The RNA shown here (TPP riboswitch aptamer (THI element)) has 103 nucleotides and comes from Marinobacterium sp. xm-d-530.
Lineage of the source: Bacteria > Pseudomonadati > Pseudomonadota > Oceanospirillaceae > Marinobacterium.
The coordinates come from a structure-prediction model, not an experiment, and the mean pLDDT is 75.
Its Rfam family is "TPP riboswitch aptamer (THI element)". Rfam's curators write: Vitamin B(1) in its active form thiamin pyrophosphate (TPP) is an essential coenzyme that is synthesised by coupling of pyrimidine and thiazole moieties in bacteria. The previously detected thiamin-regulatory element, thi box was extended, resulting in a new, highly conserved RNA secondary structure, the THI element, which is widely distributed in eubacteria and also occurs in some archaea. Analysis of operon structures identified a large number of new candidate thiamin-regulated genes, mostly transporters, in various prokaryotic organisms. The THI element is a riboswitch that directly binds to TPP to regulate gene expression through a variety of mechanisms in archaea, bacteria and eukaryotes. through a variety of mechanisms in archaea, bacteria and eukaryotes. Tandem TPP riboswitches have been reported where both TPP riboswitches respond independently to TPP. The structure of TPP riboswitch has been reported for Escherichia coli and Arabidopsis thaliana.
The sequence was found by an Rfam model in a public genome assembly.
RNA sequence: AAAAACUUGUCGGAGUGCCUUAUUGGCUGAGAUCGCACAUUGUGCGGGAUCCGCAGAACCUGAACGGGUUAGUACCCGCGUAGGAAACAAGAUUUCUUGAUUC
Numbered sequence: 001a002a003a004a005a006c007u008u009g010u011c012g013g014a015g016u017g018c019c020u021u022a023u024u025g026g027c028u029g030a031g032a033u034c035g036c037a038c039a040u041u042g043u044g045c046g047g048g049a050u051c052c053g054c055a056g057a058a059c060c061u062g063a064a065c066g067g068g069u070u071a072g073u074a075c076c077c078g079c080g081u082a083g084g085a086a087a088c089a090a091g092a093u094u095u096c097u098u099g100a101u102u103c
Base pairs, nucleotide, nucleotide: 001095002094006091007090008089009088010087011053012052013051014050017027018026019025033047034046035045036044037043038042059084060083061082065078066077067076068075
C1' cells in the first nucleotide's frame, strides 16, 4: 500500500406462495409466520424468524413468459454476460513493495 473471505459494532433491504375432500392436510424452500386496519378474498402497516447488503440470483421487472413436470398461477431449467436493487467503520489475518538494523 492493497484487497476477497473472517470477527465485532451499528444500520439498512427483501419475500411471505401453490394445491386440496374446505378442514384439515399436502408441495418446494433458509424462510410460506403472527397481529391490526381497510376492504371484500385482496391491499396497507407493523412484529418475529430467515436470508441478503456492490465479486450484489436476497429480491423485483420481463411474466399467469418458453421448455419440462405436476393436484397446482406452485416446483425445475432457460430467460440471465438482460434491466433494477440495500453499508459503513474498526480489528486481526494474508500478499506485495520500500526503508533501517544485524548476520